Molecule: small-subunit ribosomal RNA
Organism: metagenome
RNA sequence: AGAGUUUGAUCCUGGCUCAGAUUAAACGCUGGCGGCAUGCCUUACACAUGCAAGUCGAACGGCAGCACGGGGGCAACCCUGGUGGCGAGUGGCGAACGGGUGAGUAAAGCAUCGGAACGUGCCCUGGAGUGGGGGAUAACGUAGCGAAAGUUACGCUAAUACCGCAUAUUCUGUGAGCAGGAAAGCAGGGGAUCGCAAGACCUUGCGCUCUGGGAGCGGCCGAUGUCGGAUUAGCUAGUUGGUGGGGUAAAGGCCUACCAAGGCGACGAUCCGUAGCGGGUCUGAGAGGAUGAUCCGCCACACUGGGACUGAGACACGGCCCAGACUCCUACGGGAGGCAGCAGUGGGGAAUUUUGGACAAUGGGCGCAAGCCUGAUCCAGCCAUGCCGCGUGAGUGAAGAAGGCCUUCGGGUUGUAAAGCUCUUUCGGUGGGGAAGAAAUUGCACGGGUUAAUAGCCUGUGUAGAUGACGGUACCUGGAGAAGAAGCACCGGCUAACUACGUGCCAGCAGCCGCGGUAAUACGUAGGGUGCGAGCGUUAAUCGGAAUUACUGGGCGUAAAGCGUGCGCAGGCGGUUUGGUAAGUCAGAUGUGAAAUCCCCGGGCUCAACCUGGGAACUGCAUUUGAGACUGCCAAGCUGGAGUUUGGCAGAGGGGGGUGGAAUUCCACGUGUAGCAGUGAAAUGCGUAGAGAUGUGGAGGAACACCGAUGGCGAAGGCAGCCCCCUGGGCCAAUACUGACGCUCAUGCACGAAAGCGUGGGGAGCAAACAGGAUUAGAUACCCUGGUAGUCCACGCCCUAAACGAUGUCAACUAGGUGUUGGGAGGGUUAAACCUUUUAGUGCCGUAGCUAACGCGUGAAGUUGACCGCCUGGGGAGUACGGCCGCAAGGCUAAAACUCAAAGGAAUUGACGGGGACCCGCACAAGCGGUGGAUGAUGUGGAUUAAUUUCGAUGCAACGCGAAGAACCUUACCAAGACUUGACAUGUCACGAAUUCCGUUGAAAGAUGGAAGUGCCUUAGGGAGCGUGAACACAGGUGGUGCAUGGCUGUCGUCAGCUCGUGUCGUGAGAUGUUGGGUUAAGUCCCGCAACGAGCGCAACCCUCGUUUUUAGUUGCCAGCAUUAAGUUGGGCACUCUAGAGAGACUGCCGGUGACAAACCGGAGGAAGGUGGGGAUGACGUCAAGUCAGCAUGCCCCUUACGUCUUGGGCUACACACGUACUACAAUGCUCCGGACAAAGGGCAGCUACACAGCGAUGUGAUGCGAAUCUCAUAAACCGGAGCUCAGUUCAGAUCGAAGGCUGCAACUCGCCUUCGUGAAGGAGGAAUCGCUAGUAAUUGCAGGUCAGCAUACUGCAGUGAAUUCGUUCCCGGGCCUUGUACACACCGCCCGUCACACCAUGGAAGUUGGUCACGCCCGAAGUCGUUACCCCAACCUUUUGGAGGGGGAUGCCUAAGGUAGGACUGAUGACUGGGGUGAAGUCGUAACAAGGUA
Repeated sequence: AGAGUUUGAUCCUGGCUCAGAUUAAACGCUGGCGGCAUGCCUUACACAUGCAAGUCGAACGGCAGCACGGGGGCAACCCUGGUGGCGAGUGGCGAACGGGUGAGUAAAGCAUCGGAACGUGCCCUGGAGUGGGGGAUAACGUAGCGAAAGUUACGCUAAUACCGCAUAUUCUGUGAGCAGGAAAGCAGGGGAUCGCAAGACCUUGCGCUCUGGGAGCGGCCGAUGUCGGAUUAGCUAGUUGGUGGGGUAAAGGCCUACCAAGGCGACGAUCCGUAGCGGGUCUGAGAGGAUGAUCCGCCACACUGGGACUGAGACACGGCCCAGACUCCUACGGGAGGCAGCAGUGGGGAAUUUUGGACAAUGGGCGCAAGCCUGAUCCAGCCAUGCCGCGUGAGUGAAGAAGGCCUUCGGGUUGUAAAGCUCUUUCGGUGGGGAAGAAAUUGCACGGGUUAAUAGCCUGUGUAGAUGACGGUACCUGGAGAAGAAGCACCGGCUAACUACGUGCCAGCAGCCGCGGUAAUACGUAGGGUGCGAGCGUUAAUCGGAAUUACUGGGCGUAAAGCGUGCGCAGGCGGUUUGGUAAGUCAGAUGUGAAAUCCCCGGGCUCAACCUGGGAACUGCAUUUGAGACUGCCAAGCUGGAGUUUGGCAGAGGGGGGUGGAAUUCCACGUGUAGCAGUGAAAUGCGUAGAGAUGUGGAGGAACACCGAUGGCGAAGGCAGCCCCCUGGGCCAAUACUGACGCUCAUGCACGAAAGCGUGGGGAGCAAACAGGAUUAGAUACCCUGGUAGUCCACGCCCUAAACGAUGUCAACUAGGUGUUGGGAGGGUUAAACCUUUUAGUGCCGUAGCUAACGCGUGAAGUUGACCGCCUGGGGAGUACGGCCGCAAGGCUAAAACUCAAAGGAAUUGACGGGGACCCGCACAAGCGGUGGAUGAUGUGGAUUAAUUUCGAUGCAACGCGAAGAACCUUACCAAGACUUGACAUGUCACGAAUUCCGUUGAAAGAUGGAAGUGCCUUAGGGAGCGUGAACACAGGUGGUGCAUGGCUGUCGUCAGCUCGUGUCGUGAGAUGUUGGGUUAAGUCCCGCAACGAGCGCAACCCUCGUUUUUAGUUGCCAGCAUUAAGUUGGGCACUCUAGAGAGACUGCCGGUGACAAACCGGAGGAAGGUGGGGAUGACGUCAAGUCAGCAUGCCCCUUACGUCUUGGGCUACACACGUACUACAAUGCUCCGGACAAAGGGCAGCUACACAGCGAUGUGAUGCGAAUCUCAUAAACCGGAGCUCAGUUCAGAUCGAAGGCUGCAACUCGCCUUCGUGAAGGAGGAAUCGCUAGUAAUUGCAGGUCAGCAUACUGCAGUGAAUUCGUUCCCGGGCCUUGUACACACCGCCCGUCACACCAUGGAAGUUGGUCACGCCCGAAGUCGUUACCCCAACCUUUUGGAGGGGGAUGCCUAAGGUAGGACUGAUGACUGGGGUGAAGUCGUAACAAGGUA
């Protein structure tokens, strides 16, 4: 510090996710040791049991229990407070600390800084005093009550308990004279004096009383800061202030009476929700964000609510009273209790420890002290909960062991890893030793102080002894022994780390993207690897990354985002000069900012964590001193901003009134006759009752052609005939005046298209709704005919628009060019036009700059400033609820649950378009002939079958296709019968030559038996080959996967395209080149051009046909010569022909067109003319196209079978459908007779002449030829002649019968042919559809391959031989350019809504049920305060009656809980209902994206 994820790719915007650190954690797997630290975050839920606050006998009366002493008694035992001490009690101090928890609390709290009107036990330091009396009461005793808790009556007694009196430095009050107001003793010591003694007395110490001061602590007040919600906007009657009074330690409405009417609030009151606050902690570069366990400070609370008492201090965690809930005891009458102290229990929960030890240390309470108490504390225990440290061994060791895993079978890896050898011994275990933490208190001795004192007390020094929970712990050491000690997660990318097997969209994984549908580095396991390591992962949570709330540090034309527009209060900001001031600002000083923490430097535990000393820091606040630039404030000015004045100018600016013509419609009349209107085409409609057309007249409403414009005006919406009235704003020019008067603007106010609403008018045209007609599968639409609201006017509402420049307002600055509108100046003109310049508008182009790009560009989206508004992923949703506005429609404000990993902007390349432009093709058109109808053939589908009647091919580009030929074989299928190292290959061993023949059985394969036979080579060992047998490696598979593959092929398409290098442009994908102007069959060529070149394609080179030359003439040919039945032979090679080599054609020549180019058109010549015809040749790529069954091949599967052999069957079946070809339907024909002319091929298991036989297929005999020689082999259509005469025929030939022939082991299923007989459908083929542009179509025959036999198929060959092409509008396909796009699996694309089903969250809802809050009323415990006429009372006074004073009871005010009535807010739930979201391949349509087919 970044990364992944939107796309085919790119840039941007933007969300989601990850890597880091952290935690009071939990869970899963695992677990050796130690140190330090932490440990109920949930139910402030309920609690059994034990402990957590006592102490003092030096305050007191005493003596229950213990010990001692004394006395009595023989003893048992009894008596005795005399002593140590001490239960209970009186009294004092403490219990208000310490410890726990965070419910409440948004301020009464907390933090920081200040303040004045206060209190203070113990402590410190001063001053003064401590005199003299009195009356009670617990304990105790006696007698009762009660289950208990407890309690009553009578009687006795003490005090440092209680109450007067005296005194009063100070204190309080005050009328300044005065008045009021205290106390307590205890202990130690003691010379003199007194006393019987106790003791008095003196003294010391500790107490006590009054009082001053202090320290520390506490109470109170103020300022500033302190979460979210405005869908909480108004709140407040003790409320705000004053006066009197009360009250408190103290100021104060703190309380009360009266008076006034204030106080708080947009700088957020009130209300609601949430929350203890801070030091700090976590994170972060910081600013910030989150948090408030442990430690420290403060606050609040103690079962819930209320209340006071005591006290220095409480409204009191382990106190009291009352109410309530709960629990327990009970004899039912009544009582008791409060773990949010330490342990512990139950419950809750994902989850949090021992009912431990000790007061040894530190600290606290009491005490003179010893000491006692102390779950504070110090320790130990439990838990890997965290942090830190250590260990689980070290060295050597290659036969690179075995085993595992992988493998290309060679090896690789685990891996120096192990074993082995040599060492070491931390930790653990064992034996031994063994601390520091503990020196105070205390005793003794010696000083000092106090004192009369060698008591006592305080203090110092020395000395002695005691004291350790932890703990026999830390630590040290002996000996033994590698011995006892490694796991977890991950390995597709992010992200370090890969293979095998299993699984087969299953099981599963997943933080995001995403993996898994038979070769998964992503699931599971294994091997290996990577990371961390006594831990490792997961989950949860916080910060970071996230500049993704942007103060530091973002944006708003199109991505989310400028309010529709203006005016304007508050607020924010504000020209220039001078003086003052000092609020802001800056600087210095002082105080404070607790400690701990963080940081730095040291120190201590062996290190570290941890502990500790010092420093720095704590960015803050306050006080004070200074500075005076800038901002603010005050004062006085200035004119540049702003405004006013004068003179002009333009304008659909606004409001009102009037008026005009054209047109539509309607009405009346005239003329006139059959249609009009409307559409893609029609129909509805109008019209013979006279329309439409035309003429005249009239009525009425609305809108204003031309001018008219990228013209004008207005804030926007918007504004258009002409005239008049009223009125707002703007611009220009020049002068004078005011003197900052300004800019922006939350809330507010005003205006605000269209539609809509209300009332009343008006209504010609147009026209939602509606009706009809069409269209359509449907058509609630588009089209047509009608037509009502409305559109118009007046008044009143509504307040929204793609209200758009998708661009807030104002100001300043920053190149130009060119239009146009208004004004001014100068020039020019008779006047104009025009030119130069200036100013205010309004357009286009463009520099710098900006921008993601597109684009903007002095009218900025540039560079800056001021102010306002708005945005923060998509959907849900501009929706729900609430509120405000509205007559309504609805508007404004405005969420959440849930859900997705995207949604989006700009640009790029493609593809596509019922977009455009250009061009081509038998693409259409023009023609010719077919198919589709018939019979049969053949292939396919289907159905059928034992045999999916083997398999494959399925739009074009499957279907006479693989198959160039299924009777057996082929053959892969089925039935039956057999074989198992196999029908075939290699290797090992044994035997036998090989081989041949004959039996039995069987359908055959096979099974089984017998006979004959001894080969070849040899270095003489043996070997080769063949056969049989055995065992194992293996063979074998037309079994699967063409979506694992190679190779080959089809197709677009013989279409003209497809790319690269360098350069240039662009942030980039990419572009350029390859586009453009011409031209071509062609990216063919030319020209131009930020391109210049190049490659694969095109063309050419190749084959063939067409002309010719030459060479060569046999088996070919024959002009002339000779010859024959015959090129038969001689001869010849001229010709034909054959087959080698050449020539020829190149737009070369001429004319025209064209840019003088390329090229095109025409012509000449030529056998051939513009690629001469045909063929071969198929760019980059597309279709997961086809083929595992041609071959090859990975993986999977079968192995006495999915292999192999055999016989028979099947692939040939048949209600049907489709494709392709044959033959026909006839006279351009058929039949018969006669006659003529090819090319190209084949042939020895072959083609076969010829002769004979047969009607014939064919057979027999026989000849030639391995072929320019022989043969297949008569070509047919054609020509001549004859017949047929339009008929199911002398057409057509299916089907069937009979008899034959051929091939072949074999012709039944299931071949072909011949002859005779039979003679079906069919009379030109519906919708639709195919081929063909010249030697072509059509038509005619011939040959070949396959093949024993078997073509109507296929591949070739020649014969005869046409018609038509105006043309490119349309259909199909293709090419180039351009445009749009929401497509990129690319239009067979994408995608919307209803409905149906399932699930999820949510709104409404008759209601139901909780919670919270305030208010009214009723009742009113305890309690303070007040009142009191009733009752009672020791201290003091008293005249003994009473008084002062006190208590009880009663009562008044206040008041908790409770009751009741209405209300507000909020939660849960609710039949039914509304929409929303998500789901697999549902239904209906096709709204959007292309002109998306109606933009």